A computed fold for a 388-nucleotide part of an RNA from Deinococcus sp. UR1, annotated as large-subunit ribosomal RNA, domain III.
[in-house]
Context: one part of a larger RNA
RNA sequence: GAGUAACGAUAAGACGGGUGAGAAUCCCGUCCGCCGUAAGGACAAGGGUUCCUGGGGAAGGGUCGUCCGCCCAGGGAAAGUCGGGACCUAAGGUGAGGCCGAAAGGCGUAGUCGAUGGACAGCAGGUCAAGAUUCCUGCACUGACUGUAUGGAGUGAUGGAGGGACGCAUUAGGCUAUCCAAUGCCGAGCUACGGCUAUGCCGGUUGGCGUACAUAGGCUGUUCGGGUCAGAAAAUCUACCGAACACCAGGCUGAGGUACGUCGGGAGCUUCCUCGGAAGCGAAGUUGGAAACGCCACGGUGCCAAGAAAAUCUUCUAAACGUUGAAAUACAGUUACCCGUACCGCAAACCGACACAGGUGUCCGAGUGUCAAUGCACUAAGGCGCGC
Numbered sequence: 001g002a003g004u005a006a007c008g009a010u011a012a013g014a015c016g017g018g019u020g021a022g023a024a025u026c027c028c029g030u031c032c033g034c035c036g037u038a039a040g041g042a043c044a045a046g047g048g049u050u051c052c053u054g055g056g057g058a059a060g061g062g063u064c065g066u067c068c069g070c071c072c073a074g075g076g077a078a079a080g081u082c083g084g085g086a087c088c089u090a091a092g093g094u095g096a097g098g099c100c101g102a103a104a105g106g107c108g109u110a111g112u113c114g115a116u117g118g119a120c121a122g123c124a125g126g127u128c129a130a131g132a133u134u135c136c137u138g139c140a141c142u143g144a145c146u147g148u149a150u151g152g153a154g155u156g157a158u159g160g161a162g163g164g165a166c167g168c169a170u171u172a173g174g175c176u177a178u179c180c181a182a183u184g185c186c187g188a189g190c191u192a193c194g195g196c197u198a199u200g201c202c203g204g205u206u207g208g209c210g211u212a213c214a215u216a217g218g219c220u221g222u223u224c225g226g227g228u229c230a231g232a233a234a235a236u237c238u239a240c241c242g243a244a245c246a247c248c249a250g251g252c253u254g255a256g257g258u259a260c261g262u263c264g265g266g267a268g269c270u271u272c273c274u275c276g277g278a279a280g281c282g283a284a285g286u287u288g289g290a291a292a293c294g295c296c297a298c299g300g301u302g303c304c305a306a307g308a309a310a311a312u313c314u315u316c317u318a319a320a321c322g323u324u325g326a327a328a329u330a331c332a333g334u335u336a337c338c339c340g341u342a343c344c345g346c347a348a349a350c351c352g353a354c355a356c357a358g359g360u361g362u363c364c365g366a367g368u369g370u371c372a373a374u375g376c377a378c379u380a381a382g383g384c385g386c387g388c
Stems, first nucleotide, its partner, number of pairs: 013031006032385004040364004046344002050342001051075006060068002080141002082340004087118002092113003098107003122139005142336009154321002159316004167303005173296003178290005184205004189201002206264008217253004221245006228239001230238002268281005304307001350359002366379005
């Protein structure tokens, strides 16, 4: 320079009460304002205690501060079923032997690791100040082992076969989530500022599971025989060949619905209260409409660029085991390991030197008006008024 510029989105505050040494800034209340395909909610990554409670007032906070994502102390995170591992493989990595190379090392078979994919058993409600598909309550399910009973000949793989198993575009049907309406039903009340005493106003009008029933659909030819070139051995399996039946039947699967039952939730009401809250009781639940990018589903049709693998699973035998009793089924009991789980997560907690108008993948995302819409305007739930 200069007590100058600036104090970081023009969404906005005002009043009353409280606390306190001290209040524009902390807490409570009332009104006002802002977002509402978000400035709401749930995850992944990343962060790493920032979560909750009590206390504090040096520094950090662009002012203040009794307050805080700050400081101090204590507390909090609970899993057979959620995500990952004890399962599988992809790109890629590694790599016994092997090949190559002055050395270091490079390549690579079997194998092994590796999710961004496949497989795989839990839902509803309640609850701490802070956790929940994890705790509790209720009703389920999966694997292994043991026992009992039935059963009476097969079981059986690191091997064979099937299957898993997949593109893009477009599209039909049946549903549900969700929402709307009702002179359906239930409930506490209300009549305001001109009218209305009701056919007005206001709020609510369901979720899981079990049993039964009917069902939109989707997938699949079924049965029998033969024993051959094939599937590195074998096979009753597959492939192949033949016959009968037939476009029916059968089998598998199946969203959602209805009825009944059961458990929960439920507007609201009552009691107590340290005014933060706690305990108890608990009505109705019907009809119609709209409707998904979600479900049935691996649906249909078209097209050419012709669209992972392996395991789980089914089946077949080999070795081996099995009438001194295999498989399977039913019931009962026991058992079930390791890691993550708090909190932020379009942000003051991540990446940007900052409590930075920037950046950051996925899912949900209500209503009214307006042809439509995730647009626009205004709102709900919820969250905020952006630290002079």

Record summary
It matches the Rfam family "Bacterial large subunit ribosomal RNA". A reference for the family is Yusupov et al. (2001), "Crystal structure of the ribosome at 5.5 A resolution", Science.